[in-house]
RNA sequence: GCAGACGUAUCGAAGUGGUCAUAACGGGGCGCACUCGAAAUGCGUUAGCCUUUAAUCGGGCUCGUGGGUUCGAAUCCCACCGUCUGCG
Repeated sequence: GCAGACGUAUCGAAGUGGUCAUAACGGGGCGCACUCGAAAUGCGUUAGCCUUUAAUCGGGCUCGUGGGUUCGAAUCCCACCGUCUGCG
C1' cells in the first nucleotide's frame, strides 16, 4: 500500500429497516435476604452527555465520528477514525 471482518451501557455480547436502546443474555460491581460469620444460592439494582432544580422530579440527545437515503436507520449508502486478520 491492497483486501476482508469488526466498533452497541462497567466488560463480553444478541439485535441486520418499524412492539420496543423501556438495550435481551452472560460476567463484574452495589444493596438486601439466608448464615455465628463467610462461601454458595435467591431477590433487587447498576450507561453517558446537555438542560432544569437548592436537591430531586421533569425534558432532550447518544449504537466509533460526520454526512446521505427513507414516512421510519444500530440495521442500507458515502467519507473518516480505531482494532484485528490475510496479501504485497
The RNA shown here (transfer RNA) has 88 nucleotides and comes from a Clostridia bacterium. Its mean pLDDT, the model's own confidence on a scale to 100, is 81. The sequence was found in a public genome assembly. Its Rfam family is "tRNA". The family's RNA type in Rfam is transfer RNA.